[in-house]
Large-subunit ribosomal RNA, domain II from an uncultured Bacteroidia bacterium, 688 nucleotides, folded computationally.

Context: one part of a larger RNA
RNA sequence: GCCUACGAGUUGCUUCUCGGCAGCAAGGUUAAGGACCUGAAGGUCCGGAGCCGAAGCGAAAGCGAGUACUAAACAUGCGCUCAGUUGCCGGGAGCAGACGCGAAACCUUGUGAUCUACCCUUGUCCAGGCUGAAGUCUCCGUAACAGGAGAUGGAGGGCCGAACCAGUUUCCGUUGAAAAGGAUUUGGAUGAGGUGAGGGUAGGAGUGAAAGGCCAAUCAAACUGGGAGAUAGCUCGUACUCCCCGAAAUGUUUUUAGGAACAGUCUUGAAGCAGUCUCCAUGAGGUAGAGCUACUGAUAGGAUGCGAGGGCGUCAUAGCCAGUCAAAUCCUGACAAACUCCGAAUGCGUGGAGAUGAUCUUCUGGAAUGAGUCGUUGGGUGCUAAUGUCCGGCGGCAAAAGGGAAAUAGCCCAGACCAUCAGUUAAGGCCCCUAAACAUACGCUAAGUUAUCAGAACGAACUGCGGUCGCACAGACAGCUAGGAUGUUAGCUUGGAAGCAGCUAACCAUUUAAAGAGUGCGUAACAGCUCACUAGUCGAGCGACUGCGGGUGGAUAAUAAUCGGGUAUCAAGCGUGUUGCCGAAACUAUGGGCUUCAGCGUAAGCUGGAGCGGUAGGGGAGCAUUCCGGUCGGCUGCGAAGGAAAGUCGCGAGGCUUUCUGGAGCGUCCGGAAAAGAAGAUGUAGGC
Numbered sequence: 001g002c003c004u005a006c007g008a009g010u011u012g013c014u015u016c017u018c019g020g021c022a023g024c025a026a027g028g029u030u031a032a033g034g035a036c037c038u039g040a041a042g043g044u045c046c047g048g049a050g051c052c053g054a055a056g057c058g059a060a061a062g063c064g065a066g067u068a069c070u071a072a073a074c075a076u077g078c079g080c081u082c083a084g085u086u087g088c089c090g091g092g093a094g095c096a097g098a099c100g101c102g103a104a105a106c107c108u109u110g111u112g113a114u115c116u117a118c119c120c121u122u123g124u125c126c127a128g129g130c131u132g133a134a135g136u137c138u139c140c141g142u143a144a145c146a147g148g149a150g151a152u153g154g155a156g157g158g159c160c161g162a163a164c165c166a167g168u169u170u171c172c173g174u175u176g177a178a179a180a181g182g183a184u185u186u187g188g189a190u191g192a193g194g195u196g197a198g199g200g201u202a203g204g205a206g207u208g209a210a211a212g213g214c215c216a217a218u219c220a221a222a223c224u225g226g227g228a229g230a231u232a233g234c235u236c237g238u239a240c241u242c243c244c245c246g247a248a249a250u251g252u253u254u255u256u257a258g259g260a261a262c263a264g265u266c267u268u269g270a271a272g273c274a275g276u277c278u279c280c281a282u283g284a285g286g287u288a289g290a291g292c293u294a295c296u297g298a299u300a301g302g303a304u305g306c307g308a309g310g311g312c313g314u315c316a317u318a319g320c321c322a323g324u325c326a327a328a329u330c331c332u333g334a335c336a337a338a339c340u341c342c343g344a345a346u347g348c349g350u351g352g353a354g355a356u357g358a359u360c361u362u363c364u365g366g367a368a369u370g371a372g373u374c375g376u377u378g379g380g381u382g383c384u385a386a387u388g389u390c391c392g393g394c395g396g397c398a399a400a401a402g403g404g405a406a407a408u409a410g411c412c413c414a415g416a417c418c419a420u421c422a423g424u425u426a427a428g429g430c431c432c433c434u435a436a437a438c439a440u441a442c443g444c445u446a447a448g449u450u451a452u453c454a455g456a457a458c459g460a461a462c463u464g465c466g467g468u469c470g471c472a473c474a475g476a477c478a479g480c481u482a483g484g485a486u487g488u489u490a491g492c493u494u495g496g497a498a499g500c501a502g503c504u505a506a507c508c509a510u511u512u513a514a515a516g517a518g519u520g521c522g523u524a525a526c527a528g529c530u531c532a533c534u535a536g537u538c539g540a541g542c543g544a545c546u547g548c549g550g551g552u553g554g555a556u557a558a559u560a561a562u563c564g565g566g567u568a569u570c571a572a573g574c575g576u577g578u579u580g581c582c583g584a585a586a587c588u589a590u591g592g593g594c595u596u597c598a599g600c601g602u603a604a605g606c607u608g609g610a611g612c613g614g615u616a617g618g619g620g621a622g623c624a625u626u627c628c629g630g631u632c633g634g635c636u637g638c639g640a641a642g643g644a645a646a647g648u649c650g651c652g653a654g655g656c657u658u659u660c661u662g663g664a665g666c667g668u669c670c671g672g673a674a675a676a677g678a679a680g681a682u683g684u685a686g687g688c
Stems, first nucleotide, its partner, number of pairs: 001688006011096003015093010027052003033046005056063002066078003099237002102234001106227003110223002117201009126191001128160003131156001135152006164188003170183003203219001206214002240622006250263005264369002266366002269363004274359001275356009289342001290340002296336002300332005307325002310321003372397010402413003417592004422588003428582003431566003437579001439578006450568002458553002462550010479537005485510003490504003516531001520529002593612008623677001625674006632667001634666002642661008
């Protein structure tokens, strides 16, 4: 993992509530108990104790369709109209383990030191080798000691190293040979040593050379029985079918935030007759916008300029000068969620008319939800960041399948009752993959730009279409030929400065077709080259600015590449049109099923209208299993149940028939009662 069996909303209550059915009814009903009957279960009759109801109000006395408050009344509160009660069944609640399984824990009674920790008693074990303390002896030595040498001696938590004990390193082992081992290597090895046997210490206790270690493979509180089905706002699971409706992820409060209560949204039943849309009329309001010499505040430039700072001046003032900041006023411009002299559209309220038709409201039984999320839009927050976050409006997903977007909950189209080898369309498409146009008309693009993500500021004689202003056959623009001079080397400065280091200048004047006191290069300074400007030649358009379309550079990401791919260039790209076609579970057609409403019908049913996606959840109708009562005076060795296969009926759960197998019980119908349906719970047991 699979198969088989078992496995979860049950039962009790002289508790409450609602509904259905039934009995009786201003009443309803008996309980314990008793009598009688009966084959059992039980039945019938007594039994009125008690309970509920028929009247309430008040703290109460009490009064009473009223009563309380008051001296009394008014007003006000609660009542006075409306049938209950008993039983059975069903929905829900309460109390009980209360749908099932599941803690970690807490308390209590006991059992454990054959493992291990420490202790007590009594035994036992430590090959071999090395070192050579004290002491002693001999000799030397000393006045005597001291001291020295050589022997002897055999000390040590001494040294090396087996047994033994330990467990340092690496490898193996890791469903192991082993629930801690093996190999190698290593530490101790006369000691705080190892070890045998017997005994002691016990659970908030022991023991601990102390690691929260050990206390029987269990230890920050052992194990066993019990309280006990502890509790679990948590996780998981919760079993047949079909039909109708169908949510929420919000508000307030919460030792509350993944739980609840009330409200909201769903559903069942009942009652009412509303609801929605359009138009007209009439209201409230301060948003968008706009505006601000209409307030509050903010604000750029200018005019005027209170006032403050600076300088001169005075004993101190006065006064004068300069111009920096600058109140207030005026002109121009312009800002605001917490500004408003103004002020929409929508939305909202009310009235009327029209349309539509159950969409609405109230009550009632039952819920679920109270983690939401994406898109678009009005905002806050953030960086006008985020698949960010927080609100409001709308639409989706959630709980929605189908077509499109290559793939892709939330985007676009569109809401799937069933069937069809019928048709029409939507979004989106029509070269091939791939259904349908290499369709048609006119443009653009040369970058494979692009063709289903997005590319910026900025740069550029890329290219198409415009606009404005100039020049031009009295010859433009470009090229070529020639000129480009003189006062003068302008003045100053400077070592020099001559068009061209720098400074100054009313940058002037002359000759000219034209020529700057000079556009750039150049020289130490000159020189030299060139430009502006002019003439000639040539012979037709040229130039500046600007708007729009397309393209280009800008353009860098991590495993080869790619528009979904192939491929595509007057396109299969981009733009603007046109005509066809394809394309979905949409719409239509044909047939069928179900629900609901209306009409007809005694009924069965028929006709017509509308409808039938669906999670949590509500409601309805059924199937199957086991047992019981009645029933068919049912079936059955001429073959029951069970098993296998085929056929057939039913929307389905399932039913029936036949054949084979099997070998002894089993069913129909009407009711009743449940140990009443498994694929899931790391479910339990067994098997494979």

Source information: Its Rfam family is "Bacterial large subunit ribosomal RNA".